[in-house]
RNA sequence: GCGGCUAUAGUCUAGUGGUUAGGAUCUGAGCUUCCCAAGCUUAUGACCCGGGUUCGAGUCCCGGUAGCCGCA
Numbered sequence: 001g002c003g004g005c006u007a008u009a010g011u012c013u014a015g016u017g018g019u020u021a022g023g024a025u026c027u028g029a030g031c032u033u034c035c036c037a038a039g040c041u042u043a044u045g046a047c048c049c050g051g052g053u054u055c056g057a058g059u060c061c062c063g064g065u066a067g068c069c070g071c072a
Stems, first nucleotide, its partner, number of pairs: 001071007010025004018055001027043005048064005
């Protein structure tokens, strides 16, 4: 330099163009217990950045950034 793949909470992950972006975990609060652990309830927190298409984009298209793999 060229090509491919990926990017969603602190972490892991689901998500056929359409209703409030779902689950696990972490954290806070509560219940339970003599205490701890475990369990149960509840709360907080996310679509890498910019543009385009569309009535409507996490999803499709273009560009950029970052990471991984391959080629040179």
Source information:
Predicted 3D model of a 72-nucleotide RNA (transfer RNA) from Candidatus Iainarchaeum sp. The coordinates come from a structure-prediction model, not an experiment, and the mean pLDDT is 81. Rfam family: tRNA. The family's RNA type in Rfam is transfer RNA. It was read from a public genome assembly.